[in-house]
Context: one part of a larger RNA
């Protein structure tokens, strides 16, 4: 693990409230008595009990009464009940099952094990050699010191039995619920050890480890209280139909539980309730915006009070000032707790149209109260989070089905059944893979890219489109020739300083087709080499700047790799245009089930995803009553077919061998796949 059987919302009450059925109008009988065809049934029994009048704390009064000075005002009242029957849902019982650790009472246990008592046993051998004692030597000395011998002390040493259990290997569903090997520790002691005794659960005993107390111990173990409690976990059984939620607010020794609302659902009942379109009136201070409109903040300049500073003065007065500065001007501009104004959308009212109970009120029954992601504008966080927190929407949740390669939420779309029928959504049409290697103009050469799934500052004669501007046949741009001179080594500077260290300058004149008191490079300073500029060659465009498409580089990640793959280049890539096909449980067409209104036969409109819940309707199994079947074969078991939307039902053959069953009712020990469910088998 499979399979059988068993295996959880039931019973009970002088209870309490609803709903339906039935019986009376006041309901009704309860014990209990009698009959009786005996799980029942009819009669008798009128006590009790519910209504029949309320209001006030009461006296009291009464359809009214209480409050109060009140005739007003304002609470509460101003009659349909009541017995039964099923059923829904509370109450009190163990109340749908199963589960605690534990408390708590009465017994049981010291053959394990701890210590204690009594009485009994055991320790192979081998080493050391303590007092003492005896002598020998040293002394005056029998004291004292040394030697030797004897002697046989030690929680003494080695190392078996014996008692332990160092470390490493083994064994781990073991040979074994603590063991085996091999190595270690103690081994005349606070030493193992028999045998009989002693202490017992908050007690014992404990060289103390919370260690032992019968494989059990921060309170044994049996049985009883007892089906403790468990806001916890996990499980709770057959079918089909309608309908559908919630993860919020309040409160709460409350935050995973609860009442109350709030949203579902089943009745009953009520108004032009509701809701969405249009019109017409309204409150408001949000987005933007805007501030010499307030209020803060805050850049730049003017102009000037105040301030600093510097300077005069014996001091006053003053005078400067590329310090800070207010008011005011001018120019730009900022603000959740700022607004002079000020939208959209929402939100209140009211007319209308459109929908047709959607609103709303009472009852009966709920469940939620752990919510997540996306979008939008905000708070918080870092304009961090698949983050957190409110608000609006949408989705999942409870939603299938197409597409996104795969993928609860993202985009089509909302699945009653059936069809080898049509039409589209999203997305998509070269193969995988249904559909265009479909046409038109272009842009990439980066395999860029091939959707959404990376990428930025910044760098560059990649390429397209566009715009402005200089230069050019009086000849540009680009290369070649060729020339760049002269006052002058400009003047300071300075060891030098000559075009090129530095500083000044009317960077000037002169010759000139040009030529800087020099652009660079190099000298110690020269010197050389270059440029600007100009002639010559040559012959058609040549620069610069901006905007923008698409491309480059920037650029690194953890199991080869890849757009989903294969592959793809005037494409199968990107970007306009156009026509056409694929493409869904979406629509449409047939048929067909079933709720609802409507008509009441036909038939016509409309519905019919669903968790958690609410309702509705069958089915199956036992049992009992009425009636039937069966050895000319009952149930049960198997096959095969048929009806039912479905749980199931029923026919025929096999098998089985003694029971069973339609209808119609009526009562339950009434349905299993789960509870590490309970027992068997395999």
């Nucleotide at each position: 693990g499979c399979c059988u059987a068993c295996g959880a919302g039931u019973u009970g009450c002088g209870c309490c409230u609803c709903a339906c059925u039935g019986g009376c109008g006041g309901c009704a009988u309860a014990a209990g008595c009698g009959c009786u065809u005996c799980a029942g049934g009819c009669g008798c029994g009128c006590a009790a009990g519910c209504a029949u009048a309320g209001c006030g704390a009461a006296a009291g009064c009464g359809a009214g009464u209480c409050u109060u000075a009140a005739c007003a005002g304002g609470g509460c009242g101003a009659u349909a009940g009541u017995c039964a029957g099923u059923g829904g849902g509370g109450g009190c019982a163990g109340a749908c099952g199963c589960g605690a650790a534990a408390c708590c009472g009465a017994g049981u246990g010291a053959u394990c094990u701890a210590u204690c008592c009594a009485u009994g046993g055991g320790c192979a051998g081998g080493c050391u050699g303590a007092a003492g004692u005896u002598u020998c030597g040293a002394u005056a000395a029998u004291c004292u010191c040394g030697g030797a011998a004897u002697g046989g002390a030690g929680g003494g040493c080695c190392g078996a039995a014996c008692c332990g259990g160092u470390a490493a290997g083994g064994g781990u569903u073991g040979a074994a619920a603590a063991c085996c090997u091999u190595u270690c520790g103690g081994a005349u002691g606070a030493c193992c050890u028999g045998u009989g005794g002693a202490u017992a659960g908050g007690g014992g005993u404990g060289a103390a480890a919370g260690g032992c107390c019968a494989a059990u111990c921060a309170a044994a173990c049996u049985c009883g209280g007892a089906g403790a409690u468990a806001g916890c976990u996990c499980g709770u059984a057959c079918u089909c139909c309608c309908c559908g939620a919630a993860a919020u607010g309040c409160a709460u020794u409350u935050a995973g539980g609860u009442g109350c609302a709030g949203c579902g659902u089943u009745u009953g009942g009520a108004a032009u309730u509701g809701u969405c379109u249009g019109g017409c009136g309204g409150a408001g201070g949000u987005a933007a915006a805007g501030c010499u409109a307030c209020u803060g903040a805050a850049a730049a300049g003017g102009c000037u009070a105040g301030g600093g500073g510097g300077u005069u003065u014996c001091a006053c007065c003053g005078c400067c000032u590329a310090c800070c500065a207010a008011c005011c001007c001018u120019u730009a501009a900022c603000a959740a707790a700022c607004u002079c104004a000020g939208a959209a959308u929402g939100c209140c009212g009211u007319c209308a149209g459109a929908u047709g109970u959607a609103u709303u009120c009472g009852a009966g029954c709920a469940g939620u109260g752990a919510g997540c992601c996306c979008c939008a504008g905000g708070g918080u966080g870092c304009g961090a989070a698949g983050g957190u927190c409110a608000u609006g929407g949408g989705g999942c949740g409870a939603g299938a089905g197409g597409g996104g390669a795969a993928c609860a939420a993202c985009c089509c779309a909302g699945a009653c059944c059936a069809a080898c029928a049509g039409u589209u959504a999203a997305g998509g049409u070269c193969c995988c893979u249904a559909a265009g290697a479909u046409g038109g103009u272009g842009u990439u050469a980066a395999g860029u890219u091939g959707c959404g799934u990376u990428a930025a500052a910044c760098g560059a004669u990649g390429u397209g489109g566009g715009a402005a501007u200089g230069c050019a046949u009086u000849g540009a741009c680009a290369g070649c020739c060729a020339g760049g001179a002269u006052g002058u080594u400009u003047g300071c500077u300075u060891g030098g300083a000559a075009g090129c260290a530095g500083c000044a300058a009317u960077u000037c004149a002169u010759u000139u087709a040009a030529a800087g008191a020099g652009u660079g490079c190099g000298u110690a300073a020269c010197a050389g080499c270059u440029c600007a500029c100009u002639g010559g060659u040559c012959g058609a465009g040549c620069g610069u700047u901006c905007c923008u498409g698409c491309g480059c580089g920037g650029a690194a990640a953890a199991u080869a790799a890849u757009c989903g793959g294969g592959c793809a280049u005037c494409a199968a890539a990107c970007a306009c245009c156009a026509c056409a096909c694929c493409g869904a449980a979406g629509c449409u067409u047939u048929g067909g089930u079933u709720c609802c209104g409507c008509g009441a036969u036909a038939g016509c409109g409309g519905g019919a995803g669903g968790u958690a819940g609410g309702g509705g309707a069958g089915c199956a199994u036992u049992c009992u009553g009425c009636g039937g079947c069966g050895c000319a074969g009952a149930a049960g078991c198997g096959a095969u077919g048929u009806c039912g939307u479905g749980a199931g039902g029923u026919a025929u053959c096999g098998u089985g061998g003694a029971g069973u069953c339609a209808g119609c009712a009526g009562a339950a020990a009434a349905g299993c796949a789960a509870a590490u469910g309970u027992a068997g088998g395999c």
A computed fold for a 682-nucleotide part of an RNA from a Bacteroidota bacterium, annotated as large-subunit ribosomal RNA, domain II. Rfam family: Bacterial large subunit ribosomal RNA. The family has 102 seed sequences and 51,934 matches in Rfam 15.1.